[in-house]
RNA sequence: GGCUCGUUGGUCAAACGGCUAAGACACGGCCCUUUCACGGCUGAGAUGGGGGUUCGAUUCCCCCACGAGUCA
Numbered sequence: 001g002g003c004u005c006g007u008u009g010g011u012c013a014a015a016c017g018g019c020u021a022a023g024a025c026a027c028g029g030c031c032c033u034u035u036c037a038c039g040g041c042u043g044a045g046a047u048g049g050g051g052g053u054u055c056g057a058u059u060c061c062c063c064c065a066c067g068a069g070u071c072a
Base pairs, nucleotide, nucleotide: 001071002070003069004068005067006066007065010025011024012023018055027043028042029041030040031039048064049063050062051061052060
């Protein structure tokens, strides 16, 4: 340098173009408990950047960045 795949809360991880972005763990508050742990209720927190297609983009297309694999 070519090709392929990937990038979503702190971590992991869903989402036939209809999103008000699911869930688990972790975190905060409350309850429970003598206390802790366990358990229950509740809350905050995310689509790598830019552009395009579309009524509508996490999803499709292009470029860039980063990562992995592979070829040279």
A computed fold for a 72-nucleotide RNA from a Clostridiales bacterium, annotated as transfer RNA. The sequence is in RNAcentral, with records from ENA. Model confidence (mean pLDDT): 83 of 100.